[in-house]
Context: one part of a larger RNA
RNA sequence: UUGGGUUUAAAGGGUGCGUAGGCGGUUGUAUAAGUCAGUGCUGAAAUAUCCCGGCUUAACCGGGAGGGUGGCAUUGAUACUGUAUGACUUGAGUAAAGUUGAGGUAGGCGGAAUUGACGGUGUAGCGGUGAAAUGCUUAGAUAUCGUCAAGAACACCUAUUGCGAAGGCAGCUUACUAAGCUUUAACUGACGCUGAGGCACGAAAGUGUGGGGGAUCAAACAGGAUUAGAUACCCUGGUAGUCCACACUGUAAACGUUGAUGACUCGCUGUGUGCGAUAUACAGUACGCGGCUGAGAGAAAUCGUUAAGUCAUCCACCUGGGGAGUACGCCGGCAACGGUGAAACUC
Numbered sequence: 001u002u003g004g005g006u007u008u009a010a011a012g013g014g015u016g017c018g019u020a021g022g023c024g025g026u027u028g029u030a031u032a033a034g035u036c037a038g039u040g041c042u043g044a045a046a047u048a049u050c051c052c053g054g055c056u057u058a059a060c061c062g063g064g065a066g067g068g069u070g071g072c073a074u075u076g077a078u079a080c081u082g083u084a085u086g087a088c089u090u091g092a093g094u095a096a097a098g099u100u101g102a103g104g105u106a107g108g109c110g111g112a113a114u115u116g117a118c119g120g121u122g123u124a125g126c127g128g129u130g131a132a133a134u135g136c137u138u139a140g141a142u143a144u145c146g147u148c149a150a151g152a153a154c155a156c157c158u159a160u161u162g163c164g165a166a167g168g169c170a171g172c173u174u175a176c177u178a179a180g181c182u183u184u185a186a187c188u189g190a191c192g193c194u195g196a197g198g199c200a201c202g203a204a205a206g207u208g209u210g211g212g213g214g215a216u217c218a219a220a221c222a223g224g225a226u227u228a229g230a231u232a233c234c235c236u237g238g239u240a241g242u243c244c245a246c247a248c249u250g251u252a253a254a255c256g257u258u259g260a261u262g263a264c265u266c267g268c269u270g271u272g273u274g275c276g277a278u279a280u281a282c283a284g285u286a287c288g289c290g291g292c293u294g295a296g297a298g299a300a301a302u303c304g305u306u307a308a309g310u311c312a313u314c315c316a317c318c319u320g321g322g323g324a325g326u327a328c329g330c331c332g333g334c335a336a337c338g339g340u341g342a343a344a345c346u347c
Base pairs, nucleotide, nucleotide: 004318005317006316007301008300012315014201015200016199017198021194022193023192025088026087027086028085029084030083031082033081034080035077036076037075038074039073040072041071042070049065050064051063052062053061054060091191092188093187094186095184096183097182098181099180100179103177104176105175106174107173108172109171110154114150115149116148117147118146119145120144121143125136126135162169163168206248207247208246209245211244212243217241221237222236223235224234259314260313261312262311263310264309267292268291269290270289271288272287273286274285275284296303297302320347321346322345329340330339331338332337
């Protein structure tokens, strides 16, 4: 390389948009580039194959024949692909009418709890643990009642639920805004799929700003325990951080460890949202979210119309373990670090 693979053995890019490229619905006409057929030229000699011959044979040598991927030209064929030009509506999109939801952004408001401050009641403990101690407390703590303040998160509802491309999204409400689905079949008429590079988004932690905020929790740190030791687990404190704004970082077990799109292939059952028809049931249908299962698949576990089944197109990735996601170089970043990514050696 061919072949084979990528849920769990090595292997699906974190996600989307999209450039080049690759691939692409039905039908008519033209063309004849690809494709197919015929013919001609070429395809040197030597070598190779076959036949005949010459050295006593062979090696060796001589003669002849055939074949030759391919290339060029020409004459045709026109199913498929391409190209050009028409037509179509089922793919795709638009429109109209409905409808759904923790989708997004910004503002306003709310109650419970926590902590703190002040005041009242009240008196000796509180707190914490396996047991303790550090810690708090007669300068009146803990408990309890009232008032005030602050910040953060939204119990119950809450689920086998819903929405979002993924990350993710949950008190209530307003404004702006995006999306899906259903129905109609009015409009456009293949406008599609995928997508190397590229661009955008991207949890937590982290970084920046003579930024803001700081209730809780809490790396670091301090103390108390435990222990042979205890740079831990447990306890008392506690700073970054946790929150907001703007800018960076660009990684996760970013997981369904399962790329996207389209088609096809038994059923049962629960549930969310529409539709039509009605009676409120049932049953049907479309798009989702789950459970079980058939054929089939699979090394098995299991998957099974939400496929890991049967096919097609495009992208990404894998090729023994370690060395190593390291070194070097390059690119990005304020830094932390990220991306790309070996070899020697060794088993």